[in-house]
Molecule: Fluoride riboswitch aptamer (crcB RNA motif)
Organism: Acidithiobacillus sp.
RNA sequence: AUAAAAAAAGGCGAUGAAGUCCGCCUCGAACCGCCCCCGUGGCUAAUGACUUCUACCACAUC
Numbered sequence: 001a002u003a004a005a006a007a008a009a010g011g012c013g014a015u016g017a018a019g020u021c022c023g024c025c026u027c028g029a030a031c032c033g034c035c036c037c038c039g040u041g042g043c044u045a046a047u048g049a050c051u052u053c054u055a056c057c058a059c060a061u062c
Base pairs, nucleotide, nucleotide: 009026010025011024012023013022016053017052018051019050020049021048033043034042035041
């Protein structure tokens, strides 16, 4: 310097937080939504999944 394996650990899963589970990645990575006339444009969603809280939206009642 290069390569491989193991252990520990870390990071990530389109907008916040906690817990659990799942998946992905090993820093040259995983991941970084859609549409469009590309415009100072438009649209959905707080989850990868579940539960809870917060924010936001719609409807109804008092």